The part of an RNA shown here (large-subunit ribosomal RNA, domain I) has 551 nucleotides and comes from a marine metagenome.

Context: one part of a larger RNA
RNA sequence: GGCAACUGGGGGAUACCUUGGUGACUUCAGGCUAUGAAGGACGUGGCAAGCUGCGAUAAGCCUCGGGGAGCGGCUAAACACGCUUUGAUCCGGGGAUUUCCGAAUGGGUGAACCCGGCGGUCUUAAUCGACCGUCAUCUCGAUUCUGAAUAUAUAAGGUCGAGAAGCGAACCCGCUGAAGUGAAACAUCUCAGUAAGCGGAGGAAUAGAAAGCGAAUGCGAUUCCCUUAGUAGCGGCGAGCGAAAGGGGAACAGCCCAAACCGUUCUCGCUUGCGAGAGCGGGGUUGUAGGACUCCGAUAUGGUAUCUCAAACGUUAGCGGAAUUCUUCUGGAAAGAAAAUCCAUAGAGGGUGAUAGACCCGUACGUGAAAACUGAUGAGAACCUAGGAGUAUCCUGAGUAGCACGGGACACGUGAAACCCCGUGUGAAUCUGCGCGGACCACCGCGUAAGGCUAAAUACUAGAAGUCGACCGAUAGUGAACCAGUACCGUGAGGGAAAGGUGAAAAGUACCCCUGUUAGGGGAGUGAAAAAGACUUGAAACCAGUUGCCU
Numbered sequence: 001g002g003c004a005a006c007u008g009g010g011g012g013a014u015a016c017c018u019u020g021g022u023g024a025c026u027u028c029a030g031g032c033u034a035u036g037a038a039g040g041a042c043g044u045g046g047c048a049a050g051c052u053g054c055g056a057u058a059a060g061c062c063u064c065g066g067g068g069a070g071c072g073g074c075u076a077a078a079c080a081c082g083c084u085u086u087g088a089u090c091c092g093g094g095g096a097u098u099u100c101c102g103a104a105u106g107g108g109u110g111a112a113c114c115c116g117g118c119g120g121u122c123u124u125a126a127u128c129g130a131c132c133g134u135c136a137u138c139u140c141g142a143u144u145c146u147g148a149a150u151a152u153a154u155a156a157g158g159u160c161g162a163g164a165a166g167c168g169a170a171c172c173c174g175c176u177g178a179a180g181u182g183a184a185a186c187a188u189c190u191c192a193g194u195a196a197g198c199g200g201a202g203g204a205a206u207a208g209a210a211a212g213c214g215a216a217u218g219c220g221a222u223u224c225c226c227u228u229a230g231u232a233g234c235g236g237c238g239a240g241c242g243a244a245a246g247g248g249g250a251a252c253a254g255c256c257c258a259a260a261c262c263g264u265u266c267u268c269g270c271u272u273g274c275g276a277g278a279g280c281g282g283g284g285u286u287g288u289a290g291g292a293c294u295c296c297g298a299u300a301u302g303g304u305a306u307c308u309c310a311a312a313c314g315u316u317a318g319c320g321g322a323a324u325u326c327u328u329c330u331g332g333a334a335a336g337a338a339a340a341u342c343c344a345u346a347g348a349g350g351g352u353g354a355u356a357g358a359c360c361c362g363u364a365c366g367u368g369a370a371a372a373c374u375g376a377u378g379a380g381a382a383c384c385u386a387g388g389a390g391u392a393u394c395c396u397g398a399g400u401a402g403c404a405c406g407g408g409a410c411a412c413g414u415g416a417a418a419c420c421c422c423g424u425g426u427g428a429a430u431c432u433g434c435g436c437g438g439a440c441c442a443c444c445g446c447g448u449a450a451g452g453c454u455a456a457a458u459a460c461u462a463g464a465a466g467u468c469g470a471c472c473g474a475u476a477g478u479g480a481a482c483c484a485g486u487a488c489c490g491u492g493a494g495g496g497a498a499a500g501g502u503g504a505a506a507a508g509u510a511c512c513c514c515u516g517u518u519a520g521g522g523g524a525g526u527g528a529a530a531a532a533g534a535c536u537u538g539a540a541a542c543c544a545g546u547u548g549c550c551u
Base pairs, nucleotide, nucleotide: 001550002549003548004547005546006545007544008543009542015536016501017500020472021471022469023468024467025466026465027464028463029461030460031167032166039101040100041099042055043054044053046079049075050074051073061095062094063093064092065091066090070083071082072081106115107114108113116135117134118133119132120131121130122129137164138163139162140161141160142159144158145157146156171202172200173199174198175197176196182189186236212219213218223250224249225248226247227246233241234240254453255452256451257397261282262281263280264279265278266277267276268275269274270273287431289396290395291394292393293390294389295388296387302384303383304382306381307380308379309378310377314373315372316371318367319366320365324340325339327338328337329336341358342357343347349361350360351359402426403425404424405423406422407421408420412438433448434447435446436445437444488495489494508535511523512522513521514520
């Protein structure tokens, strides 16, 4: 020096565990905010650093319920001082308080600060000062006030009232709108109307009661699912894109205006009873055309998606809730083993010194609300709701439809390219009308545009509750099981960790010794165990010691 074995050190793998994650399902809820939100700053405890709670009434105040013996949140024990069967702490409903910043809104500002006006109160001899209230902007409305050029007026301004503003995970609608990529390159094309940006709304949104579908013996609002079907088609006919009718289901619900006509208020014009305009009331709402109008007849029936009231159930605390041992064994400990017994609408689960139906919490089942919320349903209000005949006239959504050009969207890339929607230009008809049925024409059919509303079936889950997992088990699972979006890095946008486990119970090693030492260790003691002592187990690398062998 090497090898081997053993004994230690070192290290923190592995095993076991789980307070944390993760995925899914069901139900609820689906918003909060100028009555000041979300989110923060600063305070707040007897001692108080952080977290939690709370707000100068500050780990809390009042009240109504629940509950019933201890309590003054956690790290975190002690001390001090208190509260409590006159019912505390705790749980739930309602209320009060709620500094400053923040939409932030009296003005300013480098967030949590600075400086004001007006009214009032307190204080001062007076100022100063303190406290309370109020003062942003925009939009809309008002039978309100003031009031220019300019006489009436109007514009404008004020006052009063109402609303908006900001935040929020996804879902939804609209506007704007890429590129990497694919085409084995690339330009049309694709990715994709995706990502991203912006605006807006709701608990859903959109759409929606045919100027539809498309050829059936026709159907009959919309939405969603399955299918039709990777079909018909589109396509540098490349890559790729990709329907619809029809069929089967989910859910079903239909309505209101404009106009004609009648009446009425105001303004204007004039031919003084007409015309025009604006508004209000009645009327009326469709394709088998309907309505107005004229005549006849009826006053009933049915309904509601609007409002109000009542209210079952439910939600927000709870409560009751069966049944084992005096036996023996092992053990530190019994829930284990042996023996005997019991309950079960309860043998889900968790805890308890090892594995418990009968020890504890629970579980099955049953039961409960002063208050607040929700609200099937009911009542009331309000509103809606008919018919027949007639025929001439009147009405039935105009810079609209159509057309031309330029685009978009339709599965459809300009194509033979309809239908639909925009821009520019042009520009009808009026029911004997008009649009459509994939160029166009005819025939034949289908529908009735140019106004509006509409539940359900559907989408999503930040949040609340519950349940489950051939999901993870601390390099995993969230970035985060632990005081984590923290420490730390960055001017900033932003990036972003590591870090769990004594024991059943702290019983957390009194006392003694070594030493410079609050380090470490040896005794002693606790404990089942200390080779459980700052910690479960404790692999390997690596380091040393002892012994043996070889050189």
The full RNA is in RNAcentral, with records from SILVA. The prediction has a mean pLDDT of 84.